[in-house]
The part of an RNA shown here (large-subunit ribosomal RNA, domain II) has 694 nucleotides and comes from Pontimonas sp.
Lineage of the source: Bacteria > Bacillati > Actinomycetota > Actinomycetes > Pontimonas.
Context: one part of a larger RNA
C1' cells in the first nucleotide's frame, strides 16, 4: 500500500418546546397498586395526584380585577391581567435540557490509608579480595666531625608519601569511524588515576513529594522537575482528525453588537420549512425633496504661498540745535494694489450619481410583512471604482460601492480560483452566435481595398529619462529662374603694422574703442589654422560656371539606441516581410449560451382530474425541506425448498437512483422468500482507525 471483517447523534426521564396523527373536550389523564386472564401480554378497578378552567401582589391578602406611586381618603396615572374561554392525554417526529461518557477516537497531566521495585544505579553497614615492574629517598637510627653541653654538619642505614613513571584494574581527554550501527552509547588511535577520599566480590539497609546525592535536578531496573503497576476513569480537551445508501426542491455566511472576547459563544443580519397577512416589495419613467462630495473659487471667510508696485514699521548708516529731530540706503518689510496660485479638518459657489418620499403606468415575482420550527455562519479572497495608512511600494493593510471566486461546470487568455465570454436537468452524427479567432500544428480567409514599418520591430506577457540628417503625414517660416542651396573657378583690396602694451604684437598673446574711412561686384580694424614676429593657408563677403528647389522650426504615425544574471534558447511551437501595425468592408469558425426535436422532473394555472395541456423553472459547499432504496429481527397473510434453500461465479433483462428480477447456467448442500405493518447493534474509503491476511 492493497484485500476482508469491525468501526461514530444512542438510551433514559411524572423534564421543556414545536409540528403531525388519534381520543375526549370546560374539561383531560390516571400513577403505584389490586382483581381477573388465553400470563414478558391483555382487560377491569384504582382520581392519590398533575395540567387546564383567573388574575394580581414579596406576602398577608383581595379578586375580573389586583399591585404601585400619590392622597387625610378617593379619583386620576402606571404595571400585569380580564374584556376576546381551549385544553388535556397518548403516539410519532424536529430541537433543547439533564446524565459527571451523551456522536466516536486522541492528550500532557491530577489524585489514591491500593500495590511492585535499590538483581541497574546513589549512599551506607557487615565480611572478604586485588594492585607487574621501575624511580625518588622523609622521620628515626648508627658512625665520624663538632659544642662547655646542646645545637649543627657529613657519611651510612632506613623506607615515609591522597610522591614520580608505568601494566593489571578503574576511568573516559581529544579525534576518526559508526549513526536503517556489529552495539538503543560501540570500535580504533590518543589520554587521566593506578597504596588510595583506590578498586572490587558476596550478604544486607534506605521507596516515590519519598530515598540517595563530593550537587549534574544527578540516580532510584534502556523510564525521573516527582518511578512503575492498578484504580478514580469512558478525567477534561472552546483543539485536531473521522462520522457509512439514493434521488428531488430551495440555498447561505465569512458582517454588526457584546463578551477574561478575539480560531469560542450569544442576540441581530443573511438560508430553509410551516401558518397567516397583503394593491405590501423591487426596477424603469414622470413628479417632489434635503445635501455640500467631484469640480471650481478665494477682490467671500480661515489659513498657506511666488514675483512686482507702493513703503507703515524696523535694521544699517550720516548729520545736528541729541530724552529728540532731520537725512541716506541696492537690507527686512505691514496695509493696499498688479499678476499668477494652494487646502481632508477653507467655501461666495456647486454638479453627475446615490438616498428619501409620492401617485400613476409598465415590468417583475419562492419578491414583501408578521408569527412559529430547523440551521449554518461571525478566518474570507481577487478585480474595477472612490478614500485613509504605506513610499500616488506590496498577491500589503483598512473602509465604502459593484462584480466574480468562495459554493460555478463550459468557451477564450499556450498552461491559469479571482481576467474576457457565458450560468451546465438528460439525450441528438441538427442549426445560429459570444469572447476569441480563420498559413500549419488546429475548426474557420494564404479574403478584398487603402496606408505604415524594414527594426524579425512585431505576432498578449515589461521598459524610462535622455539621444539621433531612420522614415511617412501635416503646419509655420527664410531664400530662390532678377538663378537660390551644394560644388568648382576667380576675387577677398587700400589708409594700416588701428591705438595701447610688448623684446616683438603686423586681422588672429592680452587690453582699449559708438570697430572708422576709402576703392569697390565684394572684402571684418577680421572665423579658424599658422609664424619668434612677418609670411603663408582659410572663412565671412562678392562675381562667374551650373541649374531647380534649398535651409530653419513645430505637430504627429511607425521604427532605432538607451536594454545587464547566473543549467539551452524561443512569439504556445513551426514559422511569417506578412501570417506585422493602422483604417474600412465582406464571409466563416467558435461554448454545456440561444434555437430545433425527443425525454425526466418542480411549481403555478386550467381541464374532458389521477393524468393531460399551457406557462415559468431544475449549477451548487455549509445548511433546511421532501420522497425513496437496502440490511437484521418480530407479527399477520400467502408461498418456495434434497425433483436442491441461502450464499458465490457467469450471462441476460428492468428501474430516475439507492437497487431489483416471481430469468438461465454452474457451484453449493439446508434452509428461505413475497405483501403489509412493527423494532433497530441498519449502509464505510478515509479517523498516522482496530483485528486478520497478502
Nucleotide at each position: 500500500u492493497c484485500c476482508g471483517g469491525c468501526g461514530a447523534g444512542u438510551u433514559a426521564c411524572u423534564c421543556c418546546u414545536c409540528a403531525g396523527g388519534a381520543g375526549c373536550g370546560a374539561g383531560g389523564c390516571u400513577a403505584a397498586g389490586u382483581c381477573g386472564u388465553u400470563c414478558a401480554g391483555c382487560g377491569a378497578c384504582g382520581g392519590a395526584g398533575c395540567c387546564a378552567c383567573a388574575g394580581c401582589g414579596a406576602a398577608a391578602g383581595c379578586g375580573a380585577g389586583u399591585c404601585c406611586u400619590g392622597u387625610a381618603a378617593c379619583g386620576a396615572g402606571g404595571g400585569c391581567g380580564a374584556c376576546a374561554g381551549a385544553g388535556u392525554u397518548c403516539c410519532u417526529g424536529g430541537g433543547g435540557g439533564u446524565a459527571c461518557g451523551a456522536c466516536c477516537c486522541g492528550a500532557a497531566g491530577c489524585c489514591a490509608g491500593g500495590g511492585c521495585g535499590a538483581u541497574c544505579u546513589a549512599c551506607c553497614c557487615a565480611u572478604g579480595a586485588g594492585c607487574a615492574g621501575g624511580g625518588u629517598g622523609a622521620a628515626g637510627c648508627u658512625g665520624c666531625g663538632g659544642u662547655a653541653a646542646c645545637a649543627c654538619g657529613c657519611a651510612g642505614u632506613g623506607g615515609a608519601g591522597g610522591c614520580c613513571c608505568g601494566a593489571a584494574c578503574c576511568g573516559g581527554u581529544a579525534u576518526g569511524g559508526g549513526u536503517u550501527g556489529a552495539a538503543a552509547a560501540c570500535c580504533g588511535u590518543u589520554c587521566g588515576g593506578a597504596u588510595g577520599a583506590c578498586u572490587u566480590g558476596u550478604g544486607g539497609g534506605u521507596a516515590g513529594g519519598g530515598g540517595u546525592g563530593a550537587a549534574a535536578g544527578g540516580c532510584c531496573a534502556a523510564u525521573c522537575a516527582a518511578g512503575c503497576c492498578u484504580g478514580g476513569a469512558g478525567a477534561u480537551a472552546g483543539c485536531u482528525g473521522g462520522u457509512u445508501c439514493u434521488c428531488u426542491c430551495c440555498g447561505a455566511a465569512a458582517u454588526c453588537u457584546a463578551u477574561u472576547g478575539a480560531g469560542g459563544u450569544a442576540g441581530a443580519g443573511c438560508c430553509u420549512c410551516g401558518a397567516g397577512g397583503c394593491g405590501u416589495g423591487u426596477g424603469u419613467u414622470g413628479c417632489g425633496g434635503g445635501g455640500g462630495u467631484a469640480g471650481a473659487g478665494c477682490g467671500a471667510c480661515u489659513g498657506g504661498a511666488u514675483g512686482g508696485u507702493c513703503g507703515c514699521g524696523g535694521g544699517c548708516u550720516g548729520g545736528c540745535g541729541u530724552a529728540g529731530c532731520c537725512g541716506g540706503u541696492a537690507c527686512c518689510a505691514a496695509c493696499a494694489c498688479c499678476a499668477a496660485c494652494c487646502a481632508a479638518a477653507c467655501u461666495c459657489c456647486g454638479a453627475a450619481u446615490a438616498c428619501c418620499g409620492u401617485c400613476a403606468a409598465c415590468a417583475u415575482g419562492g419578491a414583501c410583512c408578521u408569527c412559529g420550527g430547523g440551521a449554518g455562519g461571525c478566518a474570507g479572497u481577487c478585480g474595477c471604482u472612490g478614500a485613509g495608512c504605506g513610499a500616488u511600494a506590496a498577491u500589503g493593510u483598512c473602509c465604502a460601492g459593484c462584480g466574480g471566486c468562495g459554493a460555478g461546470a463550459g468557451g477564450g487568455a499556450a498552461a491559469g480560483a479571482a481576467c474576457c465570454c457565458a450560468g451546465a436537468a438528460c439525450c441528438a452524427c441538427a442549426g445560429c452566435u459570444a469572447a476569441g479567432g480563420c498559413c500549419c500544428c488546429a475548426a474557420a480567409g494564404u479574403g478584398g481595398c487603402c496606408g505604415c514599418u524594414g527594426a524579425g520591430u512585431a505576432u498578449a506577457g515589461c521598459g524610462a529619462a535622455g539621444g539621433a540628417u531612420g522614415u511617412g503625414u501635416c503646419c509655420c517660416u527664410a531664400c530662390a529662374c532678377u538663378g537660390a542651396c551644394a560644388a568648382c573657378u576667380g576675387g577677398g583690396a587700400g589708409g594700416u603694422u588701428g591705438g595701447c602694451u610688448u623684446a616683438g604684437a603686423a586681422g588672429c598673446a592680452g587690453c582699449c574703442a559708438c570697430u572708422c574711412c576709402u576703392u569697390u561686384a565684394a572684402a571684418g580694424a577680421g572665423u579658424g589654422c599658422g609664424u619668434a614676429a612677418u609670411a603663408g593657408c582659410u572663412c565671412a563677403c562678392c562675381a562667374g560656371u551650373c541649374c531647380a528647389g534649398u535651409g530653419g522650426g513645430g505637430a504627429u504615425g511607425c521604427g532605432c539606441c538607451g536594454a545587464g544574471a547566473a543549467u539551452g534558447g524561443u512569439c504556445g511551437g513551426g514559422a511569417u516581410u506578412a501570417a506585422g501595425c493602422g483604417g474600412c468592408c465582406c464571409g466563416c469558425c467558435g461554448a454545456a449560451g440561444c434555437u430545433u426535436g425527443g425525454u425526466c422532473u418542480u411549481c403555478a394555472u386550467g381541464c374532458u382530474u389521477u393524468g393531460c395541456a399551457u406557462g415559468a423553472g431544475g449549477g451548487g459547499u455549509a445548511g433546511g425541506a421532501g420522497a425513496g432504496c437496502g440490511u437484521u429481527c418480530u407479527g399477520u397473510a400467502c408461498g418456495c425448498c434434497u425433483u436442491g434453500a441461502a450464499g458465490c461465479g457467469g450471462c441476460c433483462g428492468u428501474g430516475g437512483a439507492a437497487a431489483c428480477g416471481a430469468g438461465c447456467c454452474g457451484u453449493g448442500g439446508a434452509g428461505u422468500g413475497u405483501a403489509c405493518a412493527g423494532a433497530a447493534g441498519u449502509g464505510a474509503g478515509g479517523a498516522u482507525g482496530c483485528c486478520g491476511g497478502a
Model confidence (mean pLDDT): 83 of 100.